Transfer RNA from a Chloroflexota bacterium, 75 nucleotides, folded computationally. The coordinates come from a structure-prediction model, not an experiment, and the mean pLDDT is 82. It matches the Rfam family "tRNA". By type it is a transfer RNA. Rfam links the family to the GO term triplet codon-amino acid adaptor activity.

[in-house]
């Protein structure tokens, strides 16, 4: 400098263009002499940004932004 891939809860991930979800962790309760495990519940979202498309966008388009990966130049 050209490609390509990823960005969604605190982390790791889901999600045919049709209501945003589990898993770990958090809280709260039960249970236990305590505390770990278990079992209930519960709470927790600007889908990285800015446009476009479309009755409808996390997905699709373009353009940006960060991270990763590959390539080329130099050395």
């Nucleotide at each position: 400098g050209c490609g390509c891939c990823a960005u969604u809860a605190g982390c790791u991930c889901a999600a045919u263009g049709g209501c945003a979800g589990a898993g770990c962790a958090c809280u709260u309760g039960a249970u236990u002499g305590u505390g770990g495990a278990u079992c209930a519940a519960g709470a927790g979202g600007u889908u990285u940004u800015g446009g476009g498309u479309u009755c409808g966008a996390g997905a699709c388009c373009c353009a940006a932004a960060u991270g990763g990966c590959g390539c080329c130049c130099c050395a």